[in-house]
């Protein structure tokens, strides 16, 4: 790097170097940072996908943490796309008339999908 799966509101930080950024990319927005960002080392957590043990025909469920990743501000930090669903409000129509009802458009906003990214396994 190519493609499948399957997961991303849970959870876990001191130290050492380092010396001005940094939260993946483009906009915006917010937030961290010289009370010391990014990287880089040590060391300790966390999880439980590979992994171990145990039931099972399996699919799966349970216990585990030696060893391979991963991770240890904020939902991936939030928004951006949508012929999905709900909708606050609004405007318009209908109607003798109205704050109620029914239609139509519009819509904050909430739920979902998408698309892009992290990570893992297994693939070419």
């Nucleotide at each position: 790097a190519u493609g499948u799966u399957a997961u991303c509101a849970a959870g876990a930080a001191a130290g050492g170097u380092g010396g001005a950024g940094g939260g993946a990319a483009u906009a915006g927005a917010c937030c961290c940072a010289u009370u010391g960002a990014a990287g880089c080392c040590u060391u300790a957590g966390c999880a439980a996908c590979c992994c171990u043990u145990a039931a099972g025909c399996a699919a799966u469920u349970a216990a585990g943490a030696a060893g391979g990743u991963g991770c240890u501000a904020a939902a991936u930090u939030c928004u951006a796309c949508u012929u999905g669903a709900a909708a606050a409000c609004g405007u318009g129509a209908a109607u003798c008339a109205u704050u109620u009802c029914u239609c139509a458009c519009g819509a904050a906003u909430u739920c979902g999908g998408a698309u892009a990214g992290a990570u893992a396994a297994c693939u070419c």
Record summary
SAM riboswitch aptamer (S box leader), 124 nucleotides, folded computationally. The coordinates come from a structure-prediction model, not an experiment, and the mean pLDDT is 81.